[in-house]
RNA sequence: CAAGUAGGACAGGUGGUCGGGCCUGAUCAUGCAAUUCAGGUCAGGAAAGUCCGGGCUCCACAGGGCAGGAUGGUCGCUAACGGCGACGGGGAGUGAUCCUACGGAGAGUGCCACAGAAAACACACAGCCGAUGGAGCUUGUAACUCACAGGCAAAGGUGAAAAGGUGCGGUAAGAGCGCACCAGCAGGAGGAGUGAUCUUCCUGGCUUGGUAAACCCCAUCCGGAGCAAGGUCAAGUAAAGGGAAGAUUGGGCGGCCCGCUCAUUCCCUGGGUAGACCGCUUGAGGCCUAUGGCAACAUAGGUCCUAGAUAGAUGACCACCAAUUCAGGAUUUAUUCUCUGGAUACAGAACCCGGCUUAUGGCCUACUUGUCCU
Numbered sequence: 001c002a003a004g005u006a007g008g009a010c011a012g013g014u015g016g017u018c019g020g021g022c023c024u025g026a027u028c029a030u031g032c033a034a035u036u037c038a039g040g041u042c043a044g045g046a047a048a049g050u051c052c053g054g055g056c057u058c059c060a061c062a063g064g065g066c067a068g069g070a071u072g073g074u075c076g077c078u079a080a081c082g083g084c085g086a087c088g089g090g091g092a093g094u095g096a097u098c099c100u101a102c103g104g105a106g107a108g109u110g111c112c113a114c115a116g117a118a119a120a121c122a123c124a125c126a127g128c129c130g131a132u133g134g135a136g137c138u139u140g141u142a143a144c145u146c147a148c149a150g151g152c153a154a155a156g157g158u159g160a161a162a163a164g165g166u167g168c169g170g171u172a173a174g175a176g177c178g179c180a181c182c183a184g185c186a187g188g189a190g191g192a193g194u195g196a197u198c199u200u201c202c203u204g205g206c207u208u209g210g211u212a213a214a215c216c217c218c219a220u221c222c223g224g225a226g227c228a229a230g231g232u233c234a235a236g237u238a239a240a241g242g243g244a245a246g247a248u249u250g251g252g253c254g255g256c257c258c259g260c261u262c263a264u265u266c267c268c269u270g271g272g273u274a275g276a277c278c279g280c281u282u283g284a285g286g287c288c289u290a291u292g293g294c295a296a297c298a299u300a301g302g303u304c305c306u307a308g309a310u311a312g313a314u315g316a317c318c319a320c321c322a323a324u325u326c327a328g329g330a331u332u333u334a335u336u337c338u339c340u341g342g343a344u345a346c347a348g349a350a351c352c353c354g355g356c357u358u359a360u361g362g363c364c365u366a367c368u369u370g371u372c373c374u
Base pairs, nucleotide, nucleotide: 001370002369003368004367005366006365007364008363010361012321013320014319015318016317017316018315020042021041022040023039024038025037026036044346048357049356051355052354053353054352055351056226057225058224059223063258064257065256066255068222069221070220071219072218073087074086075085076084077083088102089100090099091098092097103217104216108215109214110211111210112209127152128151129150132149133148134146135145136144164182165181166180167179168178169177183207184206185204186203187202188201189200190199191198192197230278231277232276233275240269241268242267243266244265245264249263250262251261252260285304286303287302288301289300290299291298292297323344324343325342326341327340328339329338
């Protein structure tokens, strides 16, 4: 200097002018309201997506089962999670680091295109052999030739994957057929670790698949709907009309059954209301310190109150400054310093919170690799 990996914080600042919402106090007022004044405060790291988990509200007093769905290495954290942290197995990368839908294939079923002889009862394409039986030649059951019966799966070929790997012996030719070492598997004896797991030694030639983000099996978990939830007040109409079922029945907020509970439930036509208030912001809350823990976090102490709108406020303008960047001028060893001008992201709360995912501007820190110089 270039390329990369992991993380952190910020989301411009200052001043002025004008404007808006909420809360508190004052003014005013019989009371309320309006007006005016003062003080405080006012949109994010993702407010987004609505993908998960909850708080809260209602069904509802809410139990058991089936079906259905979700998750899936181990141990911790958390209110909980499909989240987070650490570790283990497997994989990618030269590396810093990253990914993981990592329970089970001897419970069963299914699938593995094409190619290839053959894709799990794996029947050998092309080949190798000529021991044994057979045929030929021959004086001869010698030698030689053939390769029908037979033997082989080692070398070759196809493929993502084809009867553990390397080497030696052995054989007619071969083959764990035998041996040495290695790998896997099974059994046994230890060591480390909470655990997943890792590792050492001994015995045994036991050694032919994969796939479950295929169906399935196993383990664990799971009521539903949602602030347009729900509640209070006011106002108003037409205790409106018709039909069906009705205790061996009907209703009770994902489906079915049992149980439990209530006594009415459902459909059609027609009429009235749509206003005000609560829910609505003090929280599994923020920040700082100490202790414990590898960490995620926990405990204790201190300190702070930081939107609550309801057609929807949190803003507009001006000036200067900062950071990044572009263009031009001047200057310089040098985009060194400096001057002028332009541009500067993604994007707006609506009950609240913990995560995940996606969009985005520049800045800072640590580490890795390469090149050059010293």

This is a predicted structure of a 374-nucleotide RNA (Bacterial RNase P class A) from a bacterium. Its Rfam family is "Bacterial RNase P class A". By type it is a ribozyme. Its family is annotated with ribonuclease P activity, dimeric ribonuclease P complex and tRNA processing in the Gene Ontology. Its mean pLDDT, the model's own confidence on a scale to 100, is 79.